[in-house]
């Protein structure tokens, strides 16, 4: 440096419910709590789904990274 999830050490992240706050909303943030995750680290470039404007059409703005794909950084063990 590459590869490997049949490795499993030490560890990491944190679903739903509930509480508080923000938001028209999808939802987000913090707390609690663990369903799970070998990238459940980061990133809207592509597709999907969701929200607002609801309008004849075209679309636009936003959300979801724990819906997939892509990009990128990375721990320990083996080769």
């Nucleotide at each position: 440096a590459g590869u490997u999830a049949u490795u499993u050490u030490g560890g990491g992240c944190a679903a739903a419910c509930c509480c508080a706050u923000c938001g028209u909303g999808a939802g987000a943030u913090g707390g609690u709590g663990a369903c799970g995750c070998a990238a459940a680290g980061c990133u809207u470039c592509c597709g999907g789904c969701c929200u607002u404007u609801u309008a004849u059409c075209c679309a636009a703005a936003g959300g979801u990274a724990g819906c997939g794909g892509g990009g990128u950084c990375g721990c320990a063990g083996g080769c």